The prediction has a mean pLDDT of 82. A computed fold for a 72-nucleotide RNA from a Candidatus Dormibacteria bacterium, annotated as transfer RNA. It matches the Rfam family "tRNA". It is annotated as a transfer RNA. The RNAcentral record of the sequence draws on ENA.

[in-house]
RNA sequence: GCCGGCGUGGCGCAGUGGUAGCGCAGCUGUUUUGUAAACAGCGGGUCGUGGGUUCGAAUCCCUCCGCCGGCU
Numbered sequence: 001g002c003c004g005g006c007g008u009g010g011c012g013c014a015g016u017g018g019u020a021g022c023g024c025a026g027c028u029g030u031u032u033u034g035u036a037a038a039c040a041g042c043g044g045g046u047c048g049u050g051g052g053u054u055c056g057a058a059u060c061c062c063u064c065c066g067c068c069g070g071c072u
Base pairs, nucleotide, nucleotide: 001071002070003069004068005067006066007065010024011023012022013021018055026042027041028040029039030038048064050062051061052060
C1' cells in the first nucleotide's frame, strides 16, 4: 500500500429499515444481629466521526478514526 472483519450503557453481547434490549456490575428497598445470597424496583447508551439515501437509519451507501486478521 491492497483486501476483509469489528466498533451499540462500566464490562460482555443481541438487535440486519419503524423512535435500542439482555446478562453481569452499580444504586434503592425487603429480608438478616451483620455480610453474602434471594426477591422487588431504579438509573445509566441519541449506537466510533462526518455526510448521503429514505416518510423513517444502530441497520443501506460514502469519507475518515480506532482495533484485529490476511496479502504484498